The part of an RNA shown here (large-subunit ribosomal RNA, domain II) has 729 nucleotides and comes from a Mycoplasmataceae bacterium.
Context: one part of a larger RNA
RNA sequence: GCCGGCGAGUUAUUAUUAUUGGCAAGGUUAAGUCUCUUUGAGAUGGAGCCGUAGCGAAAGCGAGUUUUAAUAGAGCGUUAAGUCAAUGAUUAUAGACCCGAAACUAGGUGAGCUAACCAUGAGCAGGCUGAAGUGAGGAUAAAACCUCAUGGAGGGCCGAACCGGUGUUCGUUGAAAUGACCUCGGAUGACUUGUGGUUAGGGUUGAAAUUACAAACGAACCUAGAGAUAGCUGGUUCUCCCCGAUAUAGUUGUAGGACUAGCGCAAGAGUUAAAGACAGUGGGGGUAGAGCACUGAAUAGAGAAGGGCCUUUAACCGGGUACCACCUCUAAUUAAACUCCGAAUACCAUUGUUCCAUUAUCUUGUAGUCAGUCUGUGGGGGAUAAGCUCCAUGGACGUGAGGGAAACAGCCCAGAUUAUCAGCUAAGGUCCCUAAAUAGUAUUAAGUGUAGAAGGAAGUUGUAAGACUAAAACAGCUAGGAGGUUGGCUUAGAAGCAGCCAUCCUUUAAAGAGUGCGUAACAGCUCACUAGUCUAGUCUUACAGCGCCGAGAAUGUAAGGGGGCUCAAAUACUAUACCGAAGCUAUAAACUAGUUGGUAAUAAAAGAAUUUUUAAUAAUUAAACUUGUUAAUAUUUUUCUGUUGCCAACUAGUGGUAGGGGAGCGUAGUAAAUACGCUGAAGCUAAACCGUAAGGAUUAGUGGAGUUAUUACUAGUGAGAAUGCCGGC
Numbered sequence: 001g002c003c004g005g006c007g008a009g010u011u012a013u014u015a016u017u018a019u020u021g022g023c024a025a026g027g028u029u030a031a032g033u034c035u036c037u038u039u040g041a042g043a044u045g046g047a048g049c050c051g052u053a054g055c056g057a058a059a060g061c062g063a064g065u066u067u068u069a070a071u072a073g074a075g076c077g078u079u080a081a082g083u084c085a086a087u088g089a090u091u092a093u094a095g096a097c098c099c100g101a102a103a104c105u106a107g108g109u110g111a112g113c114u115a116a117c118c119a120u121g122a123g124c125a126g127g128c129u130g131a132a133g134u135g136a137g138g139a140u141a142a143a144a145c146c147u148c149a150u151g152g153a154g155g156g157c158c159g160a161a162c163c164g165g166u167g168u169u170c171g172u173u174g175a176a177a178u179g180a181c182c183u184c185g186g187a188u189g190a191c192u193u194g195u196g197g198u199u200a201g202g203g204u205u206g207a208a209a210u211u212a213c214a215a216a217c218g219a220a221c222c223u224a225g226a227g228a229u230a231g232c233u234g235g236u237u238c239u240c241c242c243c244g245a246u247a248u249a250g251u252u253g254u255a256g257g258a259c260u261a262g263c264g265c266a267a268g269a270g271u272u273a274a275a276g277a278c279a280g281u282g283g284g285g286g287u288a289g290a291g292c293a294c295u296g297a298a299u300a301g302a303g304a305a306g307g308g309c310c311u312u313u314a315a316c317c318g319g320g321u322a323c324c325a326c327c328u329c330u331a332a333u334u335a336a337a338c339u340c341c342g343a344a345u346a347c348c349a350u351u352g353u354u355c356c357a358u359u360a361u362c363u364u365g366u367a368g369u370c371a372g373u374c375u376g377u378g379g380g381g382g383a384u385a386a387g388c389u390c391c392a393u394g395g396a397c398g399u400g401a402g403g404g405a406a407a408c409a410g411c412c413c414a415g416a417u418u419a420u421c422a423g424c425u426a427a428g429g430u431c432c433c434u435a436a437a438u439a440g441u442a443u444u445a446a447g448u449g450u451a452g453a454a455g456g457a458a459g460u461u462g463u464a465a466g467a468c469u470a471a472a473a474c475a476g477c478u479a480g481g482a483g484g485u486u487g488g489c490u491u492a493g494a495a496g497c498a499g500c501c502a503u504c505c506u507u508u509a510a511a512g513a514g515u516g517c518g519u520a521a522c523a524g525c526u527c528a529c530u531a532g533u534c535u536a537g538u539c540u541u542a543c544a545g546c547g548c549c550g551a552g553a554a555u556g557u558a559a560g561g562g563g564g565c566u567c568a569a570a571u572a573c574u575a576u577a578c579c580g581a582a583g584c585u586a587u588a589a590a591c592u593a594g595u596u597g598g599u600a601a602u603a604a605a606a607g608a609a610u611u612u613u614u615a616a617u618a619a620u621u622a623a624a625c626u627u628g629u630u631a632a633u634a635u636u637u638u639u640c641u642g643u644u645g646c647c648a649a650c651u652a653g654u655g656g657u658a659g660g661g662g663a664g665c666g667u668a669g670u671a672a673a674u675a676c677g678c679u680g681a682a683g684c685u686a687a688a689c690c691g692u693a694a695g696g697a698u699u700a701g702u703g704g705a706g707u708u709a710u711u712a713c714u715a716g717u718g719a720g721a722a723u724g725c726c727g728g729c
Base pairs, nucleotide, nucleotide: 001729002728003727004726005725006724011094012093013092015090016089017088018087019086020085021084022083023082026050027049028048032044033043034042035041036040054061055060064076065075066074067073097235098234100232104225105224106223107222108221109220115199116198117197118196119195120194121193122192123191124189126158127157128156129154133150134149135148136147137146138145162186163185164184167182169180170179201217203213204212210219238664239663240662241661242660243659248261249260250259251258252257262369263368264366265365266364267363268362269361276354277353278352279351280350281349282348283347289341290339291338295335296334297333299331300330301329302328303327306324307323308321309320310319311318372397373396374395375394376393377392378391379390380389381388402413403412404411417589418588419587420586422585423584424583428579429578430577431563432562433561437576439574440573441572442571443570449565455549456548459546460545461544462543463542464541465540466539467538468537476533477532478531479530480529482506483505484504487501488500489499512527516525517524590654591653592652593651594650595649596648597647598646599645600644601643602642603641604639606638608636609635613632614631615630616629617628618627619626665718667715668714669713670712671711672710675707676706683702684701685700686699687698689696690695
C1' cells in the first nucleotide's frame, strides 16, 4: 500500500410535546401473591400517582378565598377533559455519537544504568627534572653566605596500560538507538577501579549542565481514580421524494464559543382580501443639483472711517504716500458639520386593477447560521492606492450545472425531472483551427487593430469660415531694392540693424529713416516691396474621424487563444441571412402537489326492512307451541358525511450545501400459519432478466444439509475515509 473482518446518536429513569389507540369525570395499577404451555403470559393486588377546586404563611373557609374595621376596593381563582399505553421529536441527569491530550491525585516499584557518600580491597611500563634536609670544604668574631656532594619533594615534566573525549572525515533505513580511522587531554592524583552498602519522586543527588535517578526527567516508572476534561481537530456506514437557509442585530471573562431575535422546515389555525406587483391620489423631507440671502472660506477693482510710514511745527492745524484696511459698491468664486432654493428615487397613507389561496398573519414543535467573497451604484478611511478596509443598496457565488469571456467561484446570457441522430433563439459569433457571411458603404497603412499620459508634428480623411488668383496668384528663377541721409540724440564710434526719440519728403514699376546675418564703425549678403519669366490653383484659421512619436525588464515569441489578416479576417455605420445553451418549442415518459370525476373498502350516524337467537311482557291456553309489543344481538340497504386504496382527466411544479419533513430497500433474531429441501437447502461462481433507486428474481455450474416467502414485533441493523483497530499478502 491493497484486500478481508471489526468500527460511532445507545440505554435507564423523569419532564415537555405531537400522533395513534383504550377508557372517560374519571384514568391507571406498583411491589407482592396465584396459575400456566414458565427468558414469558394471564389473573389477582387500588397501596400510590394524575385529574375532577380554589384561596390563604397557616388555622381554616370554599365557587370562592386572602387582605381589611369593611358587605368597599384590590390580588389569585370560578368558564375550556382527563388519564393510561405505544410510537416519533426535543431536553435534563448519567461516559451519553465515537476516537484523541498535555496534565492532576492516591498507593506502590526502582540507585544491577547513573549522581554523591560509607566500608573494605586493587591498579598506575619506562624516561626526565632535582625542593627541603644532611655531609664535606670555603667563609665569618660567630652567623649569614658560597661551592661540591648526598638526598628524592612535587594536585612537577615526557609518555604506554588505564581514564577521558579536542578536531576533521566516515557513518546517518549505521557494523553501532552515540560507533570507526587518524588526531588530541590527564596519566602519584580533587587519580582510576572491584565488591558490599546508604540516599526515592511535593523526593534524592549535583566541583551546578535543569545534570543524573535503568535507551524516558522543568519533576521516574507501574497500577488505580478513569470512559479525567477537551467551547478543539478528525471520523460518523442503504435509497428515493418534497422544501430549503445563514455569514446580520443585541448581550456575553465575549470575539474561531454561546443565548435571544432575524432567516429554514413540519403540523395546525386562518380574516371583513389584506401582503406582493402595477397605476392614480395625498403626504412629510432637505440628499443630488444649484445658489450666496445667513454662517464661514477666498480674489480683483473703485470709494473709504481708521491706522502705519515720510515730512512740517515748540505743539495744534497741515502736506505726501505704488503701505494696511473696517465698511459700501461692482465683478467673479467656494463649503460633510452654509442654505434664499431644491429634485429623481425611497418611505408612509389611501383608492383602483391584477393576483386570488399550498396566501398574509398567528400558534405549537424543532434545525442550521453568528469567519462571508466579488461585482454595479452611493459614501467614510487610505494617496478620489490596493485582489485594501468600513457601511448602505441591488446582483451573483456561497448552495448553481449549461452557453459566452482562449483557460477563468463572484462578469454577460441563462436557472439542469428524464429521453430524442427534431425545431427556434439569448449572450456571443459566421477566412482556417471551429458550428455559421470571404455581406455593403466609408475610414485606417500604424500589423494601428493586438496595453498607456502630459506633451509634440506640412500623417491622412471630412466639415466650416476667410484671403489671393488668367488684370497671372503660390513656389522657383532673372533683375531692381534708390535719393534727401551718416534722420536727430547718445557715443571713442552708432552710417537701416548697442540704446532713446521721431518715423517725414522725393524719384519711382517698386524700395521700411529698415526683417535677419555681418563690421571697431563703414563695407558686404539678405528680407519686405516691384518688374519679368513660368503657369493653375494657392494660403490661413477652426472643428471632427482614424493614425504617428512619446513607449525600457529580467528562461522563449509571450500585451490577437493560434494560423494568419491590409478595397481586412481591422475600425465606424447599415441591412439581411445563418450558427449558437441543459433557455423556449415539439414528441414520449416519470414523480410531487392540487382540482374534478369514477370505483372499492371501512368508520360513524340515522331510518327502514327481514330473519336468527335470547330476555321481559301482553293476549290465548290446562300447559307449551304460536302471535303482538319492547329491549339486546346478528345480517342487509341508504347517505350533498369522514378516512383510506385504486383508475382516469386537467392544472401547476420537480438546481441545491447547512438543515427540516416524508416514503421505502436490505441485514440479524423472535412469533404464528403455510410451505421448500439428498429427485439436492444455505453459501459460492457466471449470465444479454426485472424494478425510478436502495435492491429482487431466474437459469446453469459448484456445494452437500438445512432454508425461504408473507404478516407482526425486536435490534449489537447497512462503511471508503477516523496519520482508525485486527489479520492476510